[in-house]
RNA sequence: GCGAAGCUUGCGGGAGAGACCGGGCCUUGUCGGGCCCGGCGCCGAAGGAGCAUCCGGCCCCGGUAAACUCUCAGGCAAAAGGACCGCAAGCGGAUG
Numbered sequence: 001g002c003g004a005a006g007c008u009u010g011c012g013g014g015a016g017a018g019a020c021c022g023g024g025c026c027u028u029g030u031c032g033g034g035c036c037c038g039g040c041g042c043c044g045a046a047g048g049a050g051c052a053u054c055c056g057g058c059c060c061c062g063g064u065a066a067a068c069u070c071u072c073a074g075g076c077a078a079a080a081g082g083a084c085c086g087c088a089a090g091c092g093g094a095u096g
Base pairs, nucleotide, nucleotide: 002096006091007090008089009088010087011086012085013084018040020039021038022037023036024035025034026033027032041076042075043074047072048070049069050068054063055062056061057060
C1' cells in the first nucleotide's frame, strides 16, 4: 500500500392481510378526517420466542439455524415502517 467479515449513513427496489363492526372524544355548516376503548376476522419480512441437526458434559442438562413455526409485539386504504437485494461513501482492519 492492497484489503475480508462486520457496523453506520444516503439513494433505489421491497410482499402479505377488514379503508371491518359498535361506542366515545376532537375538528367541520355538512360530507369527510383524526384519536381512544371494546369486539370479531386476518397477515408475517421490524423486533421477540421455539425447535431439527450437531457438539459438550453424562441419562438429564447446556450450547447451537432460518425467509421454518408461534403470533407476545407489530401490521391489515394512503402515509410511515419493512426482512432482504443493489449502488455509493465512511468506520473497520481478518488473512496474506

Predicted 3D model of a 96-nucleotide RNA (Glycine riboswitch aptamer) from an Alphaproteobacteria bacterium.
Its mean pLDDT, the model's own confidence on a scale to 100, is 80.
NCBI's taxonomy places the organism under Bacteria, Pseudomonadati, Pseudomonadota, Alphaproteobacteria.